Source information:
A computed fold for a 528-nucleotide part of an RNA from an uncultured bacterium, annotated as small-subunit ribosomal RNA, 5' domain.
Context: one part of a larger RNA
RNA sequence: GAUGAACGCUAGCGAUAGGCCUAACACAUGCAAGUCGAGGGGCAGCACGGGAGUAGCAAUACUUUUGGUGGCGACCGGCGCACGGGUGAGUAACACGUAUGCAACCUGCCUAUAACAGGGGGAUAACCCGGAGAAAUUCGAGCUAAUACCCCAUAACACAGGGAUGCCGCAUGGCAAUAUUUGUUAAAGAUUAAUCGGUUAUAGAUGGGCAUGCGUUCCAUUAGCCAGUUGGUGAGGUAACGGCUCACCAAAGCGACGAUGGAUAGGGGAACUGAGAGGUUUAUCCCCCACACUGGAACUGAGACACGGACCAGACUCCUACGGGAGGCAGCAGUGAGGAAUAUUGGUCAAUGGACGAGAGUCUGAACCAGCCAAAUCGCGUGAAGGAAGACAGCCCUACGGGUUUUAAACUUCUUUUAUAGGGGAAUAAAAAGAGUUACGCGUAACUUAUUGCAUGUACCCUAUGAAUAAGCAUCGGCUAACUCCGUGCCAGCAGCCGCGGUAAUACGGAGGAUGCGAGCGUUAUCC
Numbered sequence: 001g002a003u004g005a006a007c008g009c010u011a012g013c014g015a016u017a018g019g020c021c022u023a024a025c026a027c028a029u030g031c032a033a034g035u036c037g038a039g040g041g042g043c044a045g046c047a048c049g050g051g052a053g054u055a056g057c058a059a060u061a062c063u064u065u066u067g068g069u070g071g072c073g074a075c076c077g078g079c080g081c082a083c084g085g086g087u088g089a090g091u092a093a094c095a096c097g098u099a100u101g102c103a104a105c106c107u108g109c110c111u112a113u114a115a116c117a118g119g120g121g122g123a124u125a126a127c128c129c130g131g132a133g134a135a136a137u138u139c140g141a142g143c144u145a146a147u148a149c150c151c152c153a154u155a156a157c158a159c160a161g162g163g164a165u166g167c168c169g170c171a172u173g174g175c176a177a178u179a180u181u182u183g184u185u186a187a188a189g190a191u192u193a194a195u196c197g198g199u200u201a202u203a204g205a206u207g208g209g210c211a212u213g214c215g216u217u218c219c220a221u222u223a224g225c226c227a228g229u230u231g232g233u234g235a236g237g238u239a240a241c242g243g244c245u246c247a248c249c250a251a252a253g254c255g256a257c258g259a260u261g262g263a264u265a266g267g268g269g270a271a272c273u274g275a276g277a278g279g280u281u282u283a284u285c286c287c288c289c290a291c292a293c294u295g296g297a298a299c300u301g302a303g304a305c306a307c308g309g310a311c312c313a314g315a316c317u318c319c320u321a322c323g324g325g326a327g328g329c330a331g332c333a334g335u336g337a338g339g340a341a342u343a344u345u346g347g348u349c350a351a352u353g354g355a356c357g358a359g360a361g362u363c364u365g366a367a368c369c370a371g372c373c374a375a376a377u378c379g380c381g382u383g384a385a386g387g388a389a390g391a392c393a394g395c396c397c398u399a400c401g402g403g404u405u406u407u408a409a410a411c412u413u414c415u416u417u418u419a420u421a422g423g424g425g426a427a428u429a430a431a432a433a434g435a436g437u438u439a440c441g442c443g444u445a446a447c448u449u450a451u452u453g454c455a456u457g458u459a460c461c462c463u464a465u466g467a468a469u470a471a472g473c474a475u476c477g478g479c480u481a482a483c484u485c486c487g488u489g490c491c492a493g494c495a496g497c498c499g500c501g502g503u504a505a506u507a508c509g510g511a512g513g514a515u516g517c518g519a520g521c522g523u524u525a526u527c528c
Base pairs, nucleotide, nucleotide: 001527002526003525005524006523007522008521009520012380013379014378015377016376018373019372020338025336026335027334029333030332031331034079035078036077039076040075042072043071046070047069048068049066050065051064052063053062054061055060086291087290088289096215097214098213099212100211101210102209105208106207110204111203112202113201114200115199116198118152119151120150121149127142129140130139131138132137158184159183160182161181162180165176166175167174168173189196190195191194217263218262219261224254225253229251230250231249232248233247234246235245236244266288267287268286269285270281271280272279273278293314294313295312296311316327317326318325319324344370346369347368348367352366353364354363355362356361383414384413385412386411394404395403396402397401419465420464421463422462423461424460428455434449435448436447437446438445439444440443472517473516474515475514476513477498478497479496483512484511485510486509487508493500494499
């Protein structure tokens, strides 16, 4: 000098940033991922309309019925749930950083270009009926739809196989045009009629996968390690290369340039310190990785071996009618425990961003705000000018006196930051999208119009009142700025080091005074 700090004393305000470093310990409760009716059958609930009936002279009221309309619980279907958010347990490794390569690869949504979308079929959920069960749930029979599923057709620059040509390279090889040839594979519709979707292919963009050089903690009181081990042939598997896996063959491979083993640890940008070299750290923010009660193996999907999905095993907790079931906060709040120690079971989707949707919009503990905490940095204040009888009181002394506290106070004049009260009062909103008009290159642009603010009546501004509401902490032997008196008497105690204290202690305790910093000041811990 620094800190994600803690403790002691003290404490007026604001802005900005920060806040479980310990038990990756266990978790009550609420919320954190939905959306689309412009894919579908439908209609549980709500609203509207129609029909019928009852009461009434009628208006009307009530009952019942009806998907006809708005819309919509549950269901089928699509997209999303692999993002965003958390944590650092594991990992000394191509995990990360940096630089390359893939002629060994994939890529939903998005963009561009080209071509296409013909015909048919059988189911199933919801629903209805019945059964089992305490529940979770589940079984049987019957009906029905689709952008769900399946079949046929049409196909290629796509894929697989055969054949020939040209060009190129970096070894395997790559690319191109093809008079070539054989086989395989596709589609879905919707509505408000203007669009949105569907299939195939080639490019692009974005995101990923893989490989390699170099760098990456400590211990030799760890010296030998290794059998899919090292390489080859063949096969399987993968998006793809590869002992990735398997069969066979060979006996290799690594190691004092530190293998193997053990300990510790997420890595980096960065941060702190230092003149630098370096040392230390990796909280907040950004990038990458890993994990999601513990262990395992997969499904779906463009993408996961998936935090709020499924399965198996285990530990733990809960429900039970004892037959059987349910759960996973290292999401946001919050609880217990641990600990020296770390916050609200808050508000809003207004902005930014994300998912879905044609859109309106819905969802969003991401995010933006507010609450708590001197835990940090910065800013402001606790008044200013004048004022000597150098007052009283306190303390000290060489004591009828002097010194000091001290221009300090009183007193006079002034100001009003702040405070309190009253009044005014933002920016953050820009558009996009909706509706309308115009232009043209016809899906884009411009213009017009109405709307949208959580924070917030907050920030800020004005007026009134009145010095009014606001100072402490540590130290004073030397290092080190600041000294005397009293008490104590190697006691009580102090102390970072040297050391102080045994009767005149500037070092202990108190007082007066002084010094330093100041809404803080000291102590402890850690780093340079």